[in-house]
RNA sequence: GCGGGCAGGCCGGGGGGUUAGCGGUCCCCUGUAACCGGAAAUCCGCUUACGCCGGGGCCGGAGCAACGGGGCGGCCGGAAGGGCCCCGUGGCCCCGCCGGCAACUCCCUGUGAAGCCCCGUCCCGCCGGGUGGUGCGCGGCCGGUGAACCCGGCCAGGCCCGGAAGGGAGCAACCGUAGCCGGCUGCCUCCAUGCCGGCGGGUAGCGGGGUGGAGAGGAGCCCGGCUGGGGUGCGGGGACGCCUCCCGGUCCACCCGUUGCGGCCCGC
Numbered sequence: 001g002c003g004g005g006c007a008g009g010c011c012g013g014g015g016g017g018u019u020a021g022c023g024g025u026c027c028c029c030u031g032u033a034a035c036c037g038g039a040a041a042u043c044c045g046c047u048u049a050c051g052c053c054g055g056g057g058c059c060g061g062a063g064c065a066a067c068g069g070g071g072c073g074g075c076c077g078g079a080a081g082g083g084c085c086c087c088g089u090g091g092c093c094c095c096g097c098c099g100g101c102a103a104c105u106c107c108c109u110g111u112g113a114a115g116c117c118c119c120g121u122c123c124c125g126c127c128g129g130g131u132g133g134u135g136c137g138c139g140g141c142c143g144g145u146g147a148a149c150c151c152g153g154c155c156a157g158g159c160c161c162g163g164a165a166g167g168g169a170g171c172a173a174c175c176g177u178a179g180c181c182g183g184c185u186g187c188c189u190c191c192a193u194g195c196c197g198g199c200g201g202g203u204a205g206c207g208g209g210g211u212g213g214a215g216a217g218g219a220g221c222c223c224g225g226c227u228g229g230g231g232u233g234c235g236g237g238g239a240c241g242c243c244u245c246c247c248g249g250u251c252c253a254c255c256c257g258u259u260g261c262g263g264c265c266c267g268c
Stems, first nucleotide, its partner, number of pairs: 001268006008059004012030005020047005035055004063261008073251006081244004085237005091232005096226005104220004108215001115211007122202008130193004135188001137187009151176003159168003
């Protein structure tokens, strides 16, 4: 130096909670190249304790120990600053809603405001016209239909009279007519009317003209109000609570530095 075995060690640590106390199961923090399975809360294993049961891997180092420094995170105490929460506010800003033109500004106005007068528009009443509608209404015109007989004309056939010539009444068809139906149209009644006109009246607005000679109406970022909204500020509160800032103490994962430890047996 190599190999094997034994002893010993490593395969995470810490804070909180729990507990008489220690370790684990629970919560959290922080590491590693770095184990697996099982049970554990009024529980599991223990009493100077840094887990228990079963299995696996590794070891002269990534191991162990002491001291110093930095330090994630937790816990305890203090102080009271800030935020979260509540109340008040005749602070300020923005927005919204309602009201008002006394003042301000803008728009209109000597190319002429308000006021007054006239006319028109508009509205109401009455009347006339026009137009439209209505009607078993009264007429006219046109068309259609139309009397089996009880309407007219003309009347074939047939009938009647006659010796004959001839005469008579007369159905159908045809031509008309009364009636009926439809269309157009004149008059009349009634109804409607947004068109035209007359008379009387009303007058908020609008238009035009005259007179008049400086104001009139509206809006606003103007004025007032809101038991409207939002933002920001100010004052007060709570003593509990959560977060955060500050101070002190304590335990510390992890990192850095220094020092120390590093066993026994056998074989080659």
Model confidence (mean pLDDT): 78 of 100.
Bacterial large signal recognition particle RNA from Candidatus Iainarchaeum sp., 268 nucleotides, folded computationally.
Rfam family: Bacterial large signal recognition particle RNA. Rfam describes the family as follows. The signal recognition particle (SRP) is a universally conserved ribonucleoprotein involved in the co-translational targeting of proteins to membranes. The family's RNA type in Rfam is non-coding RNA gene.
The organism belongs to Candidatus Iainarchaeum, within Archaea.
A source record names the gene ffs.
The RNAcentral record of the sequence draws on ENA.